[in-house]
RNA sequence: UACAGAGUAAAUAUAUGUGCGUUAAGUGUCAAAAGGACGGGGAGUUGCCUUUUGAACGAAGACCUCGGUUGCGGUACAUAUAUUGCAUCCCGCUGGA
Numbered sequence: 001u002a003c004a005g006a007g008u009a010a011a012u013a014u015a016u017g018u019g020c021g022u023u024a025a026g027u028g029u030c031a032a033a034a035g036g037a038c039g040g041g042g043a044g045u046u047g048c049c050u051u052u053u054g055a056a057c058g059a060a061g062a063c064c065u066c067g068g069u070u071g072c073g074g075u076a077c078a079u080a081u082a083u084u085g086c087a088u089c090c091c092g093c094u095g096g097a
Stems, first nucleotide, its partner, number of pairs: 001097001003095003010084010020073003029055008040091004061070003
């Protein structure tokens, strides 16, 4: 100097557990504002996430000894497993040349 490679946060799916709702919150969709995160270091988007406000849409209860049982929800959190995984740029790291 050129070439090749490794590694994160996290995301998704499934399982289990504990909750919440089933008197409809939550989830999902759209708009606006604010903020945040993005391999070891730096930068960082039109991508991602969170919060708030507004808008449209929208549901599965049943049984019953009345204390519970069993369902349902693109439901919340935790754990486990699997898969994916720096938008991109520079530097660094590893390998042989």
A computed fold for a 97-nucleotide RNA, annotated as THF (Tetrahydrofolate) riboswitch aptamer.
The prediction has a mean pLDDT of 81.